[in-house]
Context: one part of a larger RNA
RNA sequence: GAUUGAACGUUGGCGGCAGGCCUAACACAUGCAAGUCGAACGAGAAAGUACCUUCGGGUGUGAGUAAAGUGGCGGACGGGGGAGUAACGCGUAGGAAUAUGCCCAGUAGAGGGGGACAACUCGAGGAAACUCGAGCUAAUACCGCAUACGAUCCCUAGCAAUAGGGAUGAAAGUGGGGGAUCUUCGGACCUCACACUAUUGGAGUAGCCUGCGUUGGAUUAGCUUGUUGGUGGGGUAAAAGCCCACCAAGGCAACGAUCUAUAGCUGGUCUGAGAGGACGAUCAGCCACACUGGAACUGAGACACGGUCCAGACUCCUACGGGAGGCAGCAGUAGGGAAUCUUGGUCAAUGGGCGCAAGCCUGAACCAGCGAUGCCGCGUGUGUGAAGAAGGCCUUAGGGUUGUAAAGCACUUUCAGCAGCGAAGAAAGGCCGGGAUCUAAUACAUCACUGGUUUUGACGUUAACUGCAGAAGAAGUACCGGCUAACUCCGUGCCAGCAGCCGCGGUAAUACGGAGGGUGCAAGCGUUAAUC
Numbered sequence: 001g002a003u004u005g006a007a008c009g010u011u012g013g014c015g016g017c018a019g020g021c022c023u024a025a026c027a028c029a030u031g032c033a034a035g036u037c038g039a040a041c042g043a044g045a046a047a048g049u050a051c052c053u054u055c056g057g058g059u060g061u062g063a064g065u066a067a068a069g070u071g072g073c074g075g076a077c078g079g080g081g082g083a084g085u086a087a088c089g090c091g092u093a094g095g096a097a098u099a100u101g102c103c104c105a106g107u108a109g110a111g112g113g114g115g116a117c118a119a120c121u122c123g124a125g126g127a128a129a130c131u132c133g134a135g136c137u138a139a140u141a142c143c144g145c146a147u148a149c150g151a152u153c154c155c156u157a158g159c160a161a162u163a164g165g166g167a168u169g170a171a172a173g174u175g176g177g178g179g180a181u182c183u184u185c186g187g188a189c190c191u192c193a194c195a196c197u198a199u200u201g202g203a204g205u206a207g208c209c210u211g212c213g214u215u216g217g218a219u220u221a222g223c224u225u226g227u228u229g230g231u232g233g234g235g236u237a238a239a240a241g242c243c244c245a246c247c248a249a250g251g252c253a254a255c256g257a258u259c260u261a262u263a264g265c266u267g268g269u270c271u272g273a274g275a276g277g278a279c280g281a282u283c284a285g286c287c288a289c290a291c292u293g294g295a296a297c298u299g300a301g302a303c304a305c306g307g308u309c310c311a312g313a314c315u316c317c318u319a320c321g322g323g324a325g326g327c328a329g330c331a332g333u334a335g336g337g338a339a340u341c342u343u344g345g346u347c348a349a350u351g352g353g354c355g356c357a358a359g360c361c362u363g364a365a366c367c368a369g370c371g372a373u374g375c376c377g378c379g380u381g382u383g384u385g386a387a388g389a390a391g392g393c394c395u396u397a398g399g400g401u402u403g404u405a406a407a408g409c410a411c412u413u414u415c416a417g418c419a420g421c422g423a424a425g426a427a428a429g430g431c432c433g434g435g436a437u438c439u440a441a442u443a444c445a446u447c448a449c450u451g452g453u454u455u456u457g458a459c460g461u462u463a464a465c466u467g468c469a470g471a472a473g474a475a476g477u478a479c480c481g482g483c484u485a486a487c488u489c490c491g492u493g494c495c496a497g498c499a500g501c502c503g504c505g506g507u508a509a510u511a512c513g514g515a516g517g518g519u520g521c522a523a524g525c526g527u528u529a530a531u532c
Stems, first nucleotide, its partner, number of pairs: 001532004006528005013378006020370001021336001027333002030331003035073003040070002048061005080289001082287001089214007098206003103202007111145001113143002120135006151168007173194006181188002215261003222252003227249008264286004268279004291312005314325004342368001344367003350364001351362004381411004391402004415473001417468004425459001429454006435447003476521005481502003487516005497504002
């Protein structure tokens, strides 16, 4: 000098854009943060209101709505903090023995049956959490049977590609529309859309292996027995001591094994002419973690932050028998600390989940709030004005300086204030048409084809623009001995004090304290800490 997720002192007008618990991965009150689908399924309230009424109630509507249950998809994404990890964890370059829901493209199918379990009703237990028994019931829930283009396995031939034969295992419907035919008037049947089954390929994603790189300590020198390799098994989606039995005795290490300390890694950030050095906040990629330790279940995917089970610590409820919980999600509280924000708004946009869709959910996200934390921009007036006013300070008492500074005069009105006007962020979606595709069909449906129309904005008192009034509301801070830009007086008297280094102060201190003056930077300035 540059820089910072800064803090402290002091001061403080506005805006834009960023950033804001670096400490206790300490403990957490409260609210919200993951649901959705009635076009899979059975069942199904109430308030209110209208009418009737024997005044008890009944019927309609509310409404096939709410709430719940079965079932499907999603809760493995998104969000968080960095404890652990010196490791194929990360980075980079490669590899072969793999899996894959949703998505895209292709091929072939979806025939015919069965028995349950929730919800519900009845009963029982419990303080509660909840649990148990009996009975009824539906499905895209569950289970057989049939079929098998692909697929998997086996046999034969073949070096192989492949060919022949055999064996095994599937499925589910729902909604819209419809001219004939049939009909138990539900539908069958045809077709469209969304689902379903098997399989091939793709895309994206994930798992695995390897070369190289990846902090300090030798006051850590030897380490290792599933250890190193083989054979045969098991196991996995998949290679492998991944696991097991047997066999061999190997494997690593001064090119630093092992042990120990520290640490998430990277793109990058800061600095520097560079080479380097230091760091890894925000943003992005990967990893690991979710009160602590362990375990599996479900599933395409987890050994699962807001799932389950066991153990532990802690907190809470209890009728003492037993139960409940997990903010390193967003806010917020206590504590720790030099120190770090609102228990805000909206799903309008972007994105995600579910759904045919309308839509619902979304503390992701977009916005707003707080704090000069940083960077950037703007303002706090402009011109004129010598009687060089008054006052202050200095003085050789003449004067000098503050100083064109002020006052005065003439202007301007940014920003803030008040009033008005007012974009863009809105694309979609709905409705009414047209066209194309599909189809037996001028039905329906679909279209990242098209015309018209109608809506949807949290921010928001938005940005921008216009008008009004009036210099009106807006300057501090550190320094002035040298380094280092900037000097005098008074007080003090090795005292009080200053100090980054040299050093000042013991009676004229440009170095302490005050004043006047000056210098630097400026909504900041200075100090401290830290890095180069």